[in-house]
Molecule: Glycine riboswitch aptamer
Organism: Geobacillus proteiniphilus
C1' cells in the first nucleotide's frame, strides 16, 4: 500500500449411495449381501533427477475404497461473507 499468497475464528451454501436382510426385548449392537465418493489415507500424468522402460520426486472434485458414509440430525471436500493475522510483487 485499492494489500498478493497463506493462517485462524464466526456465520451462510454444500452432493452421492439399502430407514436392506437375519439375529436380537432394544440399540448408534453383531453377522450377511448390495452400494457411495466430497473428511482422512493411498495410487499416478506431464515435468524434473537418472545411462535407463529400473528407481526417486511429482496434482486433482481423476482412480482405489483401507478408513468413513448410505432416513433425519451430525459430519462434510469445496465455496461465499465478515473479523483478526501474515506482509509478496510493485
Nucleotide at each position: 500500500a485499492u494489500g498478493a499468497c497463506g493462517g485462524c475464528a464466526a456465520g451462510g451454501g454444500g452432493a452421492g449411495a439399502g430407514a436392506c436382510u437375519a439375529c436380537g426385548g432394544a440399540a448408534u449392537g453383531u453377522a450377511g449381501c448390495g452400494c457411495c465418493g466430497a473428511a482422512g489415507g493411498a495410487g499416478c500424468a506431464a515435468g524434473c533427477g537418472g545411462a535407463a522402460a529400473a528407481c526417486g520426486c511429482g496434482a486433482a472434485u481423476c482412480u482405489c475404497u483401507c478408513a468413513g458414509g448410505c432416513a433425519a440430525a451430525a459430519a462434510g471436500a469445496c465455496u461465499c461473507u465478515u473479523g483478526c493475522u501474515u506482509g509478496a510483487c510493485g